[in-house]
RNA sequence: GACCACUGUUCGGGAGAGUCCCGCCCGCCAAUCGCGGGCAGGCGCCGAAGGAGCAACCGCCCCGGAAUCUCUCAGGCCAAAGGACCGGACAGUCGAU
Repeated sequence: GACCACUGUUCGGGAGAGUCCCGCCCGCCAAUCGCGGGCAGGCGCCGAAGGAGCAACCGCCCCGGAAUCUCUCAGGCCAAAGGACCGGACAGUCGAU
């Protein structure tokens, strides 16, 4: 002690699908209506936390590693949060020269 790569931290970007039906409770309202919230049930739907399956492909080829594909257990379906993945910065590891 560079590039690349890997790991961590941080910043930015980041999709999809019912703010559906219904019961109970609480609050707002003069108020049956209506609105909002919480809990439970029902069906419908999404996939990009995680998980599982097959596999192109790869390898040191016995075997192993494997997705943005598939399944939806989990998670999610107003917003918020989360979010695979991408980009920037910082630090560490490797280590050419």
Notes
This is a predicted structure of a 97-nucleotide RNA (Glycine riboswitch aptamer) from a Zoogloeaceae bacterium. Model confidence (mean pLDDT): 79 of 100. Rfam family: Glycine riboswitch aptamer. Clan: Glycine riboswitch clan. The source organism's lineage runs through Bacteria, Pseudomonadati, Pseudomonadota, Betaproteobacteria and Zoogloeaceae.